[in-house]
RNA sequence: AUAUACCUUCGGGGAUGGGUGCAAUUCCCUACCGGCGGUGGGGCUUUUAUUAAGCCGAGCCCGCGAGCCUGCAAAGGUUGAUCCGGUCAGAUGCCGGAGCCGACAGUCACAGUCUGGAUGGGAGAAGGUUUUC
Numbered sequence: 001a002u003a004u005a006c007c008u009u010c011g012g013g014g015a016u017g018g019g020u021g022c023a024a025u026u027c028c029c030u031a032c033c034g035g036c037g038g039u040g041g042g043g044c045u046u047u048u049a050u051u052a053a054g055c056c057g058a059g060c061c062c063g064c065g066a067g068c069c070u071g072c073a074a075a076g077g078u079u080g081a082u083c084c085g086g087u088c089a090g091a092u093g094c095c096g097g098a099g100c101c102g103a104c105a106g107u108c109a110c111a112g113u114c115u116g117g118a119u120g121g122g123a124g125a126a127g128g129u130u131u132u133c
Stems, first nucleotide, its partner, number of pairs: 001132001003131001005129006017029003031113002033102002035064004042056005059100002067078004082098005104116003
């Protein structure tokens, strides 16, 4: 440096204040939240200033995960939501504005936020060991 096998650890957030009601964190007003990888000419830091390295950068663009359905299994299927303006050579990613979305089961009453499956699973991330050159 490259590739192989394995081990360890990590790996999801959120109901504030009010209204109606016998009853709702489930309805209404308001509030709050955003897993993982990729992707834009980027931004920041360090540097030997050629360049290289590190960090940051999309819930609604692409893909994945969980969930759900079928199946003995392998596996297959399904799986939400964005526009406008600005800057730029280039932006659905930056800046400004206005919107939208969110599994299953439970519940005196319908849940992204409560309870539960879950001390689970997991996309993956970091580290270590090993093999090869």
Predicted 3D model of a 133-nucleotide RNA (FMN riboswitch aptamer (RFN element)) from a Peptococcaceae bacterium. The prediction has a mean pLDDT of 76.